RNA sequence: AGCUUUGGAGAAUCCGGUUCAAUCCGGUGCCGAAGGUGAAAGCGCAAAGCGCGAAUCUCUCAGGCAAAAGGACAGAGUU
Repeated sequence: AGCUUUGGAGAAUCCGGUUCAAUCCGGUGCCGAAGGUGAAAGCGCAAAGCGCGAAUCUCUCAGGCAAAAGGACAGAGUU
């Protein structure tokens, strides 16, 4: 690192048009824990500056806002 298994949060079952939901069109509000963006201390270069530079932080692009699915992360087993 992969596989199996267990646990696993947040936020409108929002409004209208067919629809329980999903999907399609339009509108508004919200969430951060798939993924992705940004960047600190510090380090490198003679230097201006340039580069490297983490996250559960940040942005909400993506994704999500009953259940289901997904789900960072954690436990167990295994290759």
Predicted 3D model of a 79-nucleotide RNA (Glycine riboswitch aptamer) from a bovine gut metagenome. It matches the Rfam family "Glycine riboswitch aptamer". Gene Ontology term of the family: glycine biosynthetic process. The coordinates come from a structure-prediction model, not an experiment, and the mean pLDDT is 84. The model forms 90% of the base pairs in the Rfam consensus. RNAcentral holds the sequence, with entries from MGnify.